Record summary
RNAcentral holds the sequence, with entries from MGnify. A computed fold for a 72-nucleotide RNA from a marine sediment metagenome, annotated as transfer RNA. It matches the Rfam family "tRNA". Rfam classes the family as a transfer RNA.
RNA sequence: GGGGUUGUAACUCAGUGGGAGAGUGCACGGCUGAAGACCGUGAUGUCCUGGGUUCGAGUCCCAGCAACCCCA
Repeated sequence: GGGGUUGUAACUCAGUGGGAGAGUGCACGGCUGAAGACCGUGAUGUCCUGGGUUCGAGUCCCAGCAACCCCA
C1' cells in the first nucleotide's frame, strides 16, 4: 500500500426496515445470626463518527475512525 471481518448497556453478545434486548455484573428488598446461593423489583445506551436512501435506519448505501486477520 491492497483486500476482508468486527464495532449495540460496565462485560460477553443477540437483534426480518417500524417495540433497542438477553446473560453476567450493579443497586434495592425478601431470606440468613451474617454472608453466599436462591426469590422479587429496578437503573442502564450518543446502537463507533459523519453523510445519503426511505414515510420510517442498529439494520441498506457512501466516506472516515478503531481493533483484528490475510496479501504485498